This is a predicted structure of a 350-nucleotide part of an RNA (small-subunit ribosomal RNA, central domain) from an uncultured prokaryote.
RNAcentral holds the full RNA, with entries from ENA.
Its mean pLDDT, the model's own confidence on a scale to 100, is 89.
Context: one part of a larger RNA
RNA sequence: CUGGGCGUAAAGCGCGCGUAGGUGGCUUUUUAAGUCAGAUGUGAAAGUCCACGGCUCAACCGUGGAAGUGCAUUUGAAACUGGAAAGCUUGAGUAUUGGAGGGGGUAGUGGAAUUCCCGGUGUAGAGGUGAAAUGCGUAGAUAUAUGGAGGAACACCAGUGGCGAAGGCGGCUUCUUGGGCUGAUGCUGACGCUGAGGUACGAAAGCUUGGGGAGCAAACAGGAUUAGAUACCCUGGUAGUCCACGCCCUAAACGAUGAGAACUAGAUGUUGGGGGAGUUUUGUCCCUUAGUAUCGUAGUUAACGCGAUAAGUUCUCCGCCUGGGGAGUACGACCGCAAGGUUAAAACUC
Numbered sequence: 001c002u003g004g005g006c007g008u009a010a011a012g013c014g015c016g017c018g019u020a021g022g023u024g025g026c027u028u029u030u031u032a033a034g035u036c037a038g039a040u041g042u043g044a045a046a047g048u049c050c051a052c053g054g055c056u057c058a059a060c061c062g063u064g065g066a067a068g069u070g071c072a073u074u075u076g077a078a079a080c081u082g083g084a085a086a087g088c089u090u091g092a093g094u095a096u097u098g099g100a101g102g103g104g105g106u107a108g109u110g111g112a113a114u115u116c117c118c119g120g121u122g123u124a125g126a127g128g129u130g131a132a133a134u135g136c137g138u139a140g141a142u143a144u145a146u147g148g149a150g151g152a153a154c155a156c157c158a159g160u161g162g163c164g165a166a167g168g169c170g171g172c173u174u175c176u177u178g179g180g181c182u183g184a185u186g187c188u189g190a191c192g193c194u195g196a197g198g199u200a201c202g203a204a205a206g207c208u209u210g211g212g213g214a215g216c217a218a219a220c221a222g223g224a225u226u227a228g229a230u231a232c233c234c235u236g237g238u239a240g241u242c243c244a245c246g247c248c249c250u251a252a253a254c255g256a257u258g259a260g261a262a263c264u265a266g267a268u269g270u271u272g273g274g275g276g277a278g279u280u281u282u283g284u285c286c287c288u289u290a291g292u293a294u295c296g297u298a299g300u301u302a303a304c305g306c307g308a309u310a311a312g313u314u315c316u317c318c319g320c321c322u323g324g325g326g327a328g329u330a331c332g333a334c335c336g337c338a339a340g341g342u343u344a345a346a347a348c349u350c
Base pairs, nucleotide, nucleotide: 004321005320006319007304008303012318014201016199017198021194022193023192025088026087027086028085029084030083031082033081034080035077036076037075038074039073040072041071042070048066049065050064051063052062053061054060091191092188093187094186095185096183098181103177104176105175107173108172109171110154115149116148117147120144121143125136162169163168206247207246209244210243211242215241216240220236221235222234223233258317259316260315261314262313263312266295267294268293269292270291271290272289273288274287275286276285277284299306300305323350324349325348332343333342334341335340
């Protein structure tokens, strides 16, 4: 390279947008680049293959033919791919209707709880554990009721339920804003899909500056436990956790399953729409559509399992894998304030 793969064996980029590129619906006309057919020229000789012949045979040699799957020129064909022109509406989009939602941002606001503070009541314990002790308390703790301060998180509702591309999103209200769904009708007329580079976003931790700091809590201190105990348990406790601006760019970033399209039994839930039957209304039943969950047929799979939300049957495009260790390391480069990240070997060894 060919070939084979990527849920769990090595392998789907964390996730969008999008450039180049690749690829692309239906119809008609045309063109003839690809494609197909014919002709001509060329494709040296030797060699190879076939036939015949010459050395007694053979090796060897001679003559003729084939082949040389190619290239160029030329004449045609027009189904398919491409180009050109014209059109179409099913893909895609747009206008309009309705409705769901913890989707994002902003400003405000609410109650429960913890902690702290002031004074009150009140007295000897309280707290903690397997049991204790450190720590707290007669300088009045714990408990209890009122008042006040402040920060953070939002019980019930709550759900294999919803929304978002992913990360993720949950008290209530305002303003603002994105996307999807849905009914009917119109419009645009292939405008689509994918996407190397590029670029936006990207949990937690961490970093810079300035705030904030109730609870929790790396580090740290003490008490226990223990042979020891740099732990598990307990008492404290600083970064941090929170906010704003700016970085970092990684996760078992998981469905360990890339995106888009088409096709291929059913059953049972559930969420949001639409339509119909029935009913005084609700409940109920049926159909359809966009999600979501469980089971399951064919099929598939090494098995487990997957099974219309495929890991089934196919197509288009991208990414990635090639024995274990060395190693996601070294070196170089790029990025970063740093921590480090991205790209990414080899020797050697089994």